[in-house]
RNA sequence: GCUGGAGUAGCUCAGCGGCAGAGCGGGGCAUUCGUAAUGCUCAGGUCCGGGGUUCGAAUCCCCGCUCCAGCUCCA
Numbered sequence: 001g002c003u004g005g006a007g008u009a010g011c012u013c014a015g016c017g018g019c020a021g022a023g024c025g026g027g028g029c030a031u032u033c034g035u036a037a038u039g040c041u042c043a044g045g046u047c048c049g050g051g052g053u054u055c056g057a058a059u060c061c062c063c064g065c066u067c068c069a070g071c072u073c074c075a
Base pairs, nucleotide, nucleotide: 001071002070003069004068005067006066007065010024011023012022013021018055026042027041028040029039030038048064049063050062051061052060
């Protein structure tokens, strides 16, 4: 330099055009003599950034940034 993949809650990830979600973690309640476990419930999001398409974009297109993998050239 080229190609592909990834970027969404504190963490791990799902969601691939029409309400932003799960598990774990956190707060509260129940249960227990108490703790753990379990159950219920609550909070938590500029969906990496910018632009475009669309009635409507986390999702499609373009540019950029970061990370991962592969290939290639030079030294």
Predicted 3D model of a 75-nucleotide RNA (transfer RNA) from an Armatimonadota bacterium.
Its Rfam family is "tRNA". By type it is a transfer RNA.
The RNAcentral record of the sequence draws on ENA.
The source organism's lineage runs through Bacteria, Bacillati and Armatimonadota.